[in-house]
RNA sequence: GGGCUGUUAGCUCAAUUGGCAGAGCAAGCGACUCUUAAUCGCUAGGUUCCGAGUUCGAUUCUCGGACAGCCCACUA
Repeated sequence: GGGCUGUUAGCUCAAUUGGCAGAGCAAGCGACUCUUAAUCGCUAGGUUCCGAGUUCGAUUCUCGGACAGCCCACUA
RNA backbone atom coordinates (compact mmCIF):
# COMPACT_ATOMS: atom_id res chain seq x y z
P G A 1 -0.95 3.78 3.64
O5' G A 1 -0.81 2.80 2.34
C5' G A 1 -0.68 3.36 1.02
C4' G A 1 -0.68 2.24 0.00
C3' G A 1 -1.92 1.36 0.00
O3' G A 1 -2.99 1.91 -0.73
C1' G A 1 0.00 0.00 0.00
P G A 2 -4.52 1.59 -0.29
O5' G A 2 -4.70 0.07 -0.77
C5' G A 2 -4.73 -0.24 -2.17
C4' G A 2 -4.92 -1.73 -2.37
C3' G A 2 -6.12 -2.33 -1.67
O3' G A 2 -7.35 -2.11 -2.37
C1' G A 2 -4.24 -3.68 -1.27
P G A 3 -8.73 -2.04 -1.55
O5' G A 3 -8.98 -3.54 -1.08
C5' G A 3 -9.21 -4.55 -2.06
C4' G A 3 -9.27 -5.91 -1.40
C3' G A 3 -10.30 -6.07 -0.30
O3' G A 3 -11.61 -6.27 -0.79
C1' G A 3 -8.26 -6.99 0.40
P C A 4 -12.88 -5.81 0.04
O5' C A 4 -12.97 -6.88 1.23
C5' C A 4 -13.19 -8.25 0.93
C4' C A 4 -13.02 -9.10 2.18
C3' C A 4 -13.87 -8.71 3.37
O3' C A 4 -15.21 -9.17 3.26
C1' C A 4 -11.67 -9.08 4.08
P U A 5 -16.41 -8.36 3.96
O5' U A 5 -16.19 -8.63 5.51
C5' U A 5 -16.32 -9.94 6.05
C4' U A 5 -15.89 -9.99 7.50
C3' U A 5 -16.58 -9.00 8.43
O3' U A 5 -17.89 -9.42 8.81
C1' U A 5 -14.26 -8.99 8.85
P G A 6 -19.01 -8.35 9.13
O5' G A 6 -18.55 -7.73 10.53
C5' G A 6 -18.56 -8.53 11.70
C4' G A 6 -17.75 -7.87 12.80
C3' G A 6 -18.32 -6.58 13.38
O3' G A 6 -19.36 -6.82 14.31
C1' G A 6 -15.99 -6.35 13.01
P U A 7 -20.51 -5.69 14.51
O5' U A 7 -19.78 -4.53 15.34
C5' U A 7 -19.18 -4.83 16.60
C4' U A 7 -18.57 -3.57 17.20
C3' U A 7 -19.57 -2.45 17.48
O3' U A 7 -19.26 -1.81 18.70
C1' U A 7 -17.87 -1.68 16.03
P U A 8 -20.07 -2.12 20.03
O5' U A 8 -21.58 -1.94 19.57
C5' U A 8 -22.15 -0.63 19.41
C4' U A 8 -23.64 -0.68 19.62
C3' U A 8 -24.10 -1.32 20.91
O3' U A 8 -24.01 -0.42 22.01
C1' U A 8 -25.38 -2.19 19.14
P A A 9 -23.56 -1.01 23.45
O5' A A 9 -24.84 -0.86 24.40
C5' A A 9 -25.26 0.44 24.82
C4' A A 9 -25.73 0.42 26.26
C3' A A 9 -24.74 -0.23 27.22
O3' A A 9 -24.76 0.47 28.45
C1' A A 9 -26.83 -1.31 27.35
P G A 10 -23.62 1.51 28.82
O5' G A 10 -22.46 0.60 29.47
C5' G A 10 -21.28 1.21 30.00
C4' G A 10 -20.53 0.23 30.87
C3' G A 10 -20.23 -1.10 30.19
O3' G A 10 -19.00 -1.05 29.50
C1' G A 10 -21.30 -1.50 32.27
P C A 11 -18.85 -1.78 28.06
O5' C A 11 -18.72 -3.33 28.43
C5' C A 11 -17.58 -3.83 29.12
C4' C A 11 -17.73 -5.32 29.36
C3' C A 11 -18.05 -6.14 28.12
O3' C A 11 -16.88 -6.49 27.39
C1' C A 11 -19.55 -6.72 29.86
P U A 12 -16.99 -6.81 25.83
O5' U A 12 -17.81 -8.18 25.75
C5' U A 12 -17.27 -9.38 26.24
C4' U A 12 -18.23 -10.54 26.00
C3' U A 12 -18.76 -10.66 24.60
O3' U A 12 -17.85 -11.29 23.72
C1' U A 12 -20.54 -10.87 26.16
P C A 13 -18.00 -11.08 22.12
O5' C A 13 -19.41 -11.72 21.82
C5' C A 13 -20.28 -11.14 20.86
C4' C A 13 -21.68 -11.69 21.06
C3' C A 13 -22.65 -11.37 19.94
O3' C A 13 -22.49 -12.28 18.86
C1' C A 13 -23.67 -10.94 22.03
P A A 14 -23.20 -11.94 17.45
O5' A A 14 -24.73 -12.34 17.76
C5' A A 14 -25.76 -11.66 17.11
C4' A A 14 -27.09 -12.13 17.64
C3' A A 14 -28.28 -11.69 16.79
O3' A A 14 -28.50 -12.58 15.72
C1' A A 14 -28.68 -11.14 19.05
P A A 15 -28.52 -11.99 14.24
O5' A A 15 -29.78 -11.02 14.25
C5' A A 15 -31.07 -11.54 14.56
C4' A A 15 -32.03 -10.41 14.79
C3' A A 15 -32.05 -9.34 13.70
O3' A A 15 -32.85 -9.74 12.60
C1' A A 15 -31.96 -8.31 15.82
P U A 16 -32.55 -9.00 11.21
O5' U A 16 -33.12 -10.01 10.13
C5' U A 16 -32.34 -11.17 9.73
C4' U A 16 -33.24 -12.13 8.97
C3' U A 16 -34.18 -11.49 7.95
O3' U A 16 -34.35 -12.35 6.83
C1' U A 16 -35.44 -12.64 9.59
P U A 17 -33.55 -12.25 5.50
O5' U A 17 -34.07 -10.91 4.78
C5' U A 17 -33.28 -10.32 3.74
C4' U A 17 -34.10 -9.31 2.95
C3' U A 17 -34.68 -8.14 3.74
O3' U A 17 -34.67 -6.99 2.89
C1' U A 17 -36.42 -9.28 2.69
P G A 18 -33.59 -5.91 3.11
O5' G A 18 -34.22 -4.97 4.22
C5' G A 18 -33.65 -4.88 5.52
C4' G A 18 -34.39 -3.88 6.37
C3' G A 18 -35.90 -4.12 6.51
O3' G A 18 -36.31 -3.63 7.75
C1' G A 18 -35.58 -2.05 5.51
P G A 19 -37.08 -4.69 8.76
O5' G A 19 -38.21 -3.75 9.41
C5' G A 19 -37.83 -2.68 10.28
C4' G A 19 -39.07 -2.03 10.86
C3' G A 19 -40.13 -3.00 11.40
O3' G A 19 -40.77 -2.39 12.52
C1' G A 19 -41.05 -1.72 9.64
P C A 20 -40.27 -2.85 13.98
O5' C A 20 -41.21 -1.98 14.93
C5' C A 20 -41.16 -0.54 14.84
C4' C A 20 -41.14 0.07 16.20
C3' C A 20 -39.97 -0.36 17.08
O3' C A 20 -39.57 0.74 17.89
C1' C A 20 -41.99 -0.97 18.13
P A A 21 -38.19 1.42 17.66
O5' A A 21 -37.10 0.26 17.99
C5' A A 21 -36.95 -0.14 19.30
C4' A A 21 -36.14 -1.43 19.34
C3' A A 21 -35.86 -1.91 20.76
O3' A A 21 -36.94 -2.71 21.22
C1' A A 21 -33.84 -1.87 19.49
P G A 22 -37.18 -3.03 22.73
O5' G A 22 -36.60 -4.50 22.78
C5' G A 22 -36.16 -5.10 23.99
C4' G A 22 -35.61 -6.46 23.62
C3' G A 22 -34.80 -7.11 24.71
O3' G A 22 -35.62 -7.75 25.66
C1' G A 22 -33.64 -7.24 22.65
P A A 23 -35.08 -8.00 27.15
O5' A A 23 -34.13 -9.28 26.98
C5' A A 23 -34.67 -10.52 26.57
C4' A A 23 -33.56 -11.55 26.40
C3' A A 23 -32.66 -11.75 27.61
O3' A A 23 -33.24 -12.59 28.58
C1' A A 23 -31.34 -11.55 25.67
P G A 24 -32.90 -12.40 30.14
O5' G A 24 -31.42 -12.95 30.29
C5' G A 24 -31.13 -14.33 30.08
C4' G A 24 -29.64 -14.56 30.06
C3' G A 24 -28.87 -14.00 31.25
O3' G A 24 -28.94 -14.85 32.40
C1' G A 24 -27.78 -13.40 29.27
P C A 25 -29.03 -14.21 33.87
O5' C A 25 -27.59 -13.56 34.08
C5' C A 25 -26.44 -14.39 34.18
C4' C A 25 -25.18 -13.57 34.08
C3' C A 25 -25.02 -12.45 35.09
O3' C A 25 -24.61 -12.92 36.38
C1' C A 25 -24.44 -11.65 32.97
P A A 26 -25.11 -12.15 37.74
O5' A A 26 -24.51 -10.68 37.57
C5' A A 26 -23.11 -10.46 37.72
C4' A A 26 -22.76 -9.02 37.42
C3' A A 26 -23.47 -7.98 38.26
O3' A A 26 -22.92 -7.81 39.56
C1' A A 26 -23.55 -7.32 36.01
P A A 27 -23.88 -7.46 40.78
O5' A A 27 -24.48 -6.02 40.41
C5' A A 27 -23.66 -4.88 40.36
C4' A A 27 -24.49 -3.63 40.08
C3' A A 27 -25.66 -3.39 41.01
O3' A A 27 -25.29 -2.77 42.22
C1' A A 27 -26.36 -3.11 38.77
P G A 28 -26.05 -3.17 43.61
O5' G A 28 -27.46 -2.45 43.48
C5' G A 28 -27.55 -1.04 43.46
C4' G A 28 -28.98 -0.60 43.23
C3' G A 28 -30.01 -1.24 44.13
O3' G A 28 -30.11 -0.62 45.41
C1' G A 28 -30.75 -1.34 41.91
P C A 29 -30.52 -1.53 46.68
O5' C A 29 -32.06 -1.84 46.45
C5' C A 29 -33.01 -0.79 46.46
C4' C A 29 -34.39 -1.31 46.07
C3' C A 29 -34.90 -2.50 46.87
O3' C A 29 -35.41 -2.15 48.15
C1' C A 29 -35.28 -2.89 44.58
P G A 30 -35.33 -3.23 49.37
O5' G A 30 -36.36 -4.38 48.95
C5' G A 30 -37.75 -4.14 48.98
C4' G A 30 -38.52 -5.23 48.28
C3' G A 30 -38.51 -6.61 48.93
O3' G A 30 -39.38 -6.70 50.05
C1' G A 30 -38.20 -6.84 46.60
P A A 31 -39.10 -7.83 51.19
O5' A A 31 -39.44 -9.21 50.47
C5' A A 31 -40.79 -9.50 50.10
C4' A A 31 -40.90 -10.87 49.42
C3' A A 31 -40.34 -12.04 50.23
O3' A A 31 -41.28 -12.52 51.19
C1' A A 31 -39.53 -12.15 48.01
P C A 32 -40.78 -13.03 52.60
O5' C A 32 -39.89 -14.31 52.30
C5' C A 32 -40.46 -15.48 51.73
C4' C A 32 -39.39 -16.46 51.32
C3' C A 32 -38.39 -16.81 52.42
O3' C A 32 -38.89 -17.80 53.30
C1' C A 32 -37.23 -16.34 50.42
P U A 33 -38.79 -17.61 54.90
O5' U A 33 -37.22 -17.69 55.15
C5' U A 33 -36.51 -18.90 54.93
C4' U A 33 -35.04 -18.69 55.13
C3' U A 33 -34.62 -18.05 56.44
O3' U A 33 -34.60 -18.97 57.50
C1' U A 33 -33.45 -17.05 54.66
P C A 34 -35.28 -18.60 58.94
O5' C A 34 -34.38 -17.39 59.43
C5' C A 34 -34.90 -16.49 60.41
C4' C A 34 -33.77 -15.73 61.08
C3' C A 34 -32.81 -15.07 60.11
O3' C A 34 -33.29 -13.79 59.70
C1' C A 34 -31.60 -16.27 61.77
P U A 35 -33.15 -13.43 58.11
O5' U A 35 -31.60 -13.19 57.91
C5' U A 35 -30.96 -12.06 58.51
C4' U A 35 -29.47 -12.10 58.30
C3' U A 35 -29.01 -12.28 56.87
O3' U A 35 -29.03 -11.07 56.13
C1' U A 35 -27.79 -13.74 58.26
P U A 36 -29.32 -11.15 54.55
O5' U A 36 -28.03 -11.83 53.95
C5' U A 36 -26.77 -11.14 53.95
C4' U A 36 -25.64 -12.05 53.56
C3' U A 36 -25.74 -12.68 52.19
O3' U A 36 -25.37 -11.79 51.16
C1' U A 36 -25.08 -14.31 53.76
P A A 37 -26.06 -11.93 49.71
O5' A A 37 -25.59 -13.37 49.20
C5' A A 37 -24.23 -13.59 48.82
C4' A A 37 -23.97 -15.04 48.57
C3' A A 37 -24.80 -15.68 47.46
O3' A A 37 -24.24 -15.44 46.17
C1' A A 37 -24.85 -17.05 49.37
P A A 38 -25.24 -15.18 44.93
O5' A A 38 -26.04 -16.56 44.78
C5' A A 38 -25.34 -17.73 44.37
C4' A A 38 -26.23 -18.95 44.52
C3' A A 38 -27.56 -18.86 43.77
O3' A A 38 -27.42 -19.22 42.41
C1' A A 38 -27.97 -19.53 45.98
P U A 39 -28.27 -18.46 41.28
O5' U A 39 -29.80 -18.81 41.62
C5' U A 39 -30.26 -20.16 41.54
C4' U A 39 -31.67 -20.25 42.08
C3' U A 39 -32.68 -19.30 41.46
O3' U A 39 -33.15 -19.74 40.20
C1' U A 39 -32.89 -19.27 43.81
P C A 40 -33.50 -18.68 39.06
O5' C A 40 -34.85 -18.01 39.58
C5' C A 40 -36.02 -18.81 39.76
C4' C A 40 -37.11 -18.00 40.44
C3' C A 40 -37.43 -16.65 39.81
O3' C A 40 -38.26 -16.76 38.65
C1' C A 40 -37.25 -16.40 42.15
P G A 41 -38.12 -15.64 37.50
O5' G A 41 -38.85 -14.38 38.13
C5' G A 41 -40.23 -14.44 38.44
C4' G A 41 -40.68 -13.19 39.17
C3' G A 41 -40.40 -11.87 38.47
O3' G A 41 -41.33 -11.58 37.44
C1' G A 41 -39.78 -11.70 40.74
P C A 42 -40.85 -10.70 36.17
O5' C A 42 -40.70 -9.22 36.76
C5' C A 42 -41.83 -8.54 37.26
C4' C A 42 -41.42 -7.31 38.04
C3' C A 42 -40.67 -6.24 37.25
O3' C A 42 -41.53 -5.41 36.50
C1' C A 42 -39.56 -6.63 39.30
P U A 43 -40.97 -4.71 35.17
O5' U A 43 -39.95 -3.61 35.74
C5' U A 43 -40.43 -2.56 36.57
C4' U A 43 -39.28 -1.73 37.09
C3' U A 43 -38.38 -1.11 36.03
O3' U A 43 -38.94 0.08 35.49
C1' U A 43 -37.05 -2.08 37.74
P A A 44 -38.59 0.46 33.94
O5' A A 44 -37.13 1.08 34.06
C5' A A 44 -36.89 2.23 34.87
C4' A A 44 -35.41 2.40 35.16
C3' A A 44 -34.53 2.53 33.92
O3' A A 44 -34.50 3.86 33.44
C1' A A 44 -33.60 0.94 35.40
P G A 45 -34.31 4.12 31.89
O5' G A 45 -32.83 3.63 31.59
C5' G A 45 -31.72 4.26 32.21
C4' G A 45 -30.46 3.47 31.98
C3' G A 45 -30.14 3.22 30.52
O3' G A 45 -29.47 4.34 29.94
C1' G A 45 -29.92 1.22 31.74
P G A 46 -30.11 5.10 28.71
O5' G A 46 -29.59 4.28 27.44
C5' G A 46 -28.21 3.97 27.35
C4' G A 46 -27.79 3.89 25.90
C3' G A 46 -28.32 5.00 25.01
O3' G A 46 -27.30 5.39 24.09
C1' G A 46 -29.01 2.91 24.18
P U A 47 -26.62 6.84 24.25
O5' U A 47 -26.94 7.57 22.85
C5' U A 47 -28.23 7.56 22.29
C4' U A 47 -28.19 8.05 20.86
C3' U A 47 -27.09 7.41 20.01
O3' U A 47 -27.56 7.27 18.67
C1' U A 47 -26.79 9.76 20.08
P U A 48 -28.22 5.94 18.20
O5' U A 48 -27.18 4.79 18.57
C5' U A 48 -26.06 4.57 17.75
C4' U A 48 -25.59 3.14 17.92
C3' U A 48 -25.00 2.56 16.63
O3' U A 48 -23.94 1.67 16.98
C1' U A 48 -26.83 1.24 17.30
P C A 49 -22.76 1.40 15.96
O5' C A 49 -21.76 2.58 16.30
C5' C A 49 -21.32 2.82 17.64
C4' C A 49 -20.23 3.85 17.66
C3' C A 49 -20.49 5.06 16.77
O3' C A 49 -21.28 6.03 17.40
C1' C A 49 -18.37 4.18 16.28
P C A 50 -22.34 6.89 16.52
O5' C A 50 -21.38 7.89 15.73
C5' C A 50 -20.60 8.85 16.42
C4' C A 50 -19.84 9.71 15.44
C3' C A 50 -20.67 10.32 14.33
O3' C A 50 -21.38 11.49 14.71
C1' C A 50 -18.72 9.36 13.42
P G A 51 -22.82 11.80 14.05
O5' G A 51 -22.47 12.25 12.56
C5' G A 51 -21.74 13.45 12.34
C4' G A 51 -21.36 13.58 10.88
C3' G A 51 -22.48 13.49 9.87
O3' G A 51 -23.26 14.68 9.77
C1' G A 51 -20.66 12.22 9.12
P A A 52 -24.81 14.55 9.32
O5' A A 52 -24.75 14.16 7.78
C5' A A 52 -24.33 15.11 6.82
C4' A A 52 -24.08 14.48 5.47
C3' A A 52 -25.28 13.89 4.76
O3' A A 52 -26.10 14.87 4.13
C1' A A 52 -23.49 12.37 4.60
P G A 53 -27.69 14.54 3.94
O5' G A 53 -27.73 13.38 2.84
C5' G A 53 -27.26 13.63 1.52
C4' G A 53 -27.22 12.36 0.70
C3' G A 53 -28.57 11.68 0.47
O3' G A 53 -29.31 12.31 -0.56
C1' G A 53 -26.97 10.05 1.05
P U A 54 -30.93 12.25 -0.51
O5' U A 54 -31.30 10.72 -0.80
C5' U A 54 -31.01 10.14 -2.06
C4' U A 54 -31.42 8.68 -2.07
C3' U A 54 -32.84 8.40 -1.61
O3' U A 54 -33.79 8.64 -2.64
C1' U A 54 -31.34 6.87 -0.58
P U A 55 -35.12 9.46 -2.33
O5' U A 55 -35.93 8.51 -1.36
C5' U A 55 -36.36 7.24 -1.81
C4' U A 55 -36.86 6.41 -0.67
C3' U A 55 -37.91 7.08 0.22
O3' U A 55 -39.21 7.06 -0.36
C1' U A 55 -36.30 5.99 1.56
P C A 56 -40.15 8.37 -0.27
O5' C A 56 -40.60 8.38 1.25
C5' C A 56 -41.29 9.52 1.79
C4' C A 56 -41.80 9.18 3.19
C3' C A 56 -40.77 8.56 4.11
O3' C A 56 -39.96 9.53 4.74
C1' C A 56 -42.75 7.27 4.17
P G A 57 -38.41 9.27 4.89
O5' G A 57 -38.33 8.02 5.91
C5' G A 57 -38.75 8.19 7.26
C4' G A 57 -38.83 6.85 7.95
C3' G A 57 -37.53 6.04 7.99
O3' G A 57 -36.69 6.48 9.04
C1' G A 57 -39.32 4.65 7.37
P A A 58 -35.11 6.53 8.78
O5' A A 58 -34.65 4.99 8.63
C5' A A 58 -34.91 4.07 9.69
C4' A A 58 -33.75 3.10 9.85
C3' A A 58 -32.43 3.77 10.30
O3' A A 58 -31.70 2.85 11.06
C1' A A 58 -32.12 2.75 8.20
P U A 59 -31.82 2.88 12.66
O5' U A 59 -30.74 1.77 13.14
C5' U A 59 -29.38 2.13 13.27
C4' U A 59 -28.52 0.91 13.15
C3' U A 59 -28.48 0.28 11.76
O3' U A 59 -27.54 0.94 10.92
C1' U A 59 -28.74 -1.40 13.43
P U A 60 -27.89 1.22 9.39
O5' U A 60 -28.13 -0.23 8.75
C5' U A 60 -27.08 -1.19 8.77
C4' U A 60 -27.60 -2.55 8.31
C3' U A 60 -28.08 -2.60 6.86
O3' U A 60 -27.72 -3.84 6.28
C1' U A 60 -29.86 -3.18 8.28
P C A 61 -26.45 -3.90 5.27
O5' C A 61 -26.93 -3.01 4.04
C5' C A 61 -27.67 -3.58 2.96
C4' C A 61 -27.92 -2.55 1.87
C3' C A 61 -26.75 -1.61 1.57
O3' C A 61 -25.80 -2.22 0.71
C1' C A 61 -28.75 -0.36 1.76
P U A 62 -24.25 -1.78 0.79
O5' U A 62 -24.21 -0.33 0.14
C5' U A 62 -24.50 -0.17 -1.24
C4' U A 62 -24.36 1.29 -1.63
C3' U A 62 -23.07 1.96 -1.18
O3' U A 62 -21.99 1.68 -2.06
C1' U A 62 -24.89 3.35 -0.65
P C A 63 -20.47 1.63 -1.46
O5' C A 63 -20.12 3.16 -1.21
C5' C A 63 -20.06 4.07 -2.30
C4' C A 63 -19.82 5.48 -1.80
C3' C A 63 -18.68 5.66 -0.81
O3' C A 63 -17.40 5.68 -1.45
C1' C A 63 -20.55 6.83 -0.03
P G A 64 -16.12 5.14 -0.64
O5' G A 64 -15.80 6.30 0.40
C5' G A 64 -15.42 7.60 -0.05
C4' G A 64 -15.41 8.59 1.10
C3' G A 64 -14.57 8.20 2.30
O3' G A 64 -13.18 8.40 2.11
C1' G A 64 -16.64 9.03 3.02
P G A 65 -12.14 7.41 2.86
O5' G A 65 -12.25 7.85 4.39
C5' G A 65 -11.84 9.15 4.79
C4' G A 65 -12.28 9.44 6.22
C3' G A 65 -11.70 8.55 7.30
O3' G A 65 -10.37 8.89 7.63
C1' G A 65 -14.00 8.84 7.69
P A A 66 -9.38 7.74 8.25
O5' A A 66 -9.96 7.50 9.72
C5' A A 66 -9.92 8.53 10.68
C4' A A 66 -10.48 8.05 12.01
C3' A A 66 -9.88 6.77 12.56
O3' A A 66 -8.65 7.02 13.21
C1' A A 66 -12.22 6.65 12.70
P C A 67 -7.49 5.87 13.15
O5' C A 67 -8.01 4.72 14.13
C5' C A 67 -8.25 5.00 15.50
C4' C A 67 -9.04 3.88 16.15
C3' C A 67 -8.47 2.48 15.97
O3' C A 67 -7.40 2.21 16.85
C1' C A 67 -10.78 2.44 15.55
P A A 68 -6.27 1.15 16.40
O5' A A 68 -6.99 -0.28 16.51
C5' A A 68 -7.41 -0.76 17.78
C4' A A 68 -8.17 -2.06 17.65
C3' A A 68 -7.48 -3.15 16.84
O3' A A 68 -6.47 -3.83 17.59
C1' A A 68 -9.73 -2.99 16.17
P G A 69 -5.25 -4.52 16.78
O5' G A 69 -5.88 -5.83 16.11
C5' G A 69 -6.40 -6.87 16.93
C4' G A 69 -7.16 -7.88 16.08
C3' G A 69 -6.39 -8.50 14.94
O3' G A 69 -5.53 -9.55 15.37
C1' G A 69 -8.51 -7.85 14.17
P C A 70 -4.20 -9.89 14.50
O5' C A 70 -4.75 -10.60 13.20
C5' C A 70 -5.41 -11.85 13.27
C4' C A 70 -5.99 -12.25 11.92
C3' C A 70 -5.01 -12.28 10.76
O3' C A 70 -4.23 -13.46 10.73
C1' C A 70 -6.96 -11.15 10.11
P C A 71 -2.76 -13.43 10.04
O5' C A 71 -3.04 -13.34 8.48
C5' C A 71 -3.68 -14.40 7.78
C4' C A 71 -4.02 -14.01 6.37
C3' C A 71 -2.87 -13.54 5.51
O3' C A 71 -2.08 -14.59 5.00
C1' C A 71 -4.70 -12.09 5.22
P C A 72 -0.52 -14.36 4.64
O5' C A 72 -0.55 -13.42 3.35
C5' C A 72 -1.06 -13.91 2.13
C4' C A 72 -1.16 -12.81 1.10
C3' C A 72 0.14 -12.07 0.78
O3' C A 72 0.99 -12.79 -0.09
C1' C A 72 -1.60 -10.51 1.06
P A A 73 2.58 -12.58 -0.04
O5' A A 73 2.78 -11.10 -0.62
C5' A A 73 2.49 -10.82 -1.98
C4' A A 73 2.54 -9.32 -2.23
C3' A A 73 3.88 -8.64 -1.95
O3' A A 73 4.80 -8.81 -3.01
C1' A A 73 2.13 -7.37 -1.02
P C A 74 6.40 -8.83 -2.70
O5' C A 74 6.73 -7.32 -2.31
C5' C A 74 6.55 -6.28 -3.26
C4' C A 74 6.74 -4.92 -2.59
C3' C A 74 8.08 -4.72 -1.89
O3' C A 74 9.11 -4.37 -2.81
C1' C A 74 6.33 -3.99 -0.49
P U A 75 10.64 -4.85 -2.57
O5' U A 75 11.14 -3.93 -1.36
C5' U A 75 11.16 -2.51 -1.49
C4' U A 75 11.46 -1.86 -0.16
C3' U A 75 12.72 -2.35 0.53
O3' U A 75 13.86 -1.69 0.04
C1' U A 75 10.93 -2.27 2.07
P A A 76 15.17 -2.50 -0.43
O5' A A 76 15.94 -2.73 0.95
C5' A A 76 16.32 -1.62 1.75
C4' A A 76 16.79 -2.11 3.11
C3' A A 76 17.93 -3.14 3.04
O3' A A 76 19.17 -2.53 2.98
C1' A A 76 16.17 -3.93 4.44

Predicted 3D model of a 76-nucleotide RNA (transfer RNA) from Elusimicrobia bacterium RIFCSPHIGHO2_02_FULL_39_36.
Lineage of the source: Bacteria > Pseudomonadati > Elusimicrobiota.
RNAcentral records the identical sequence in 3 taxa.
Rfam family: tRNA.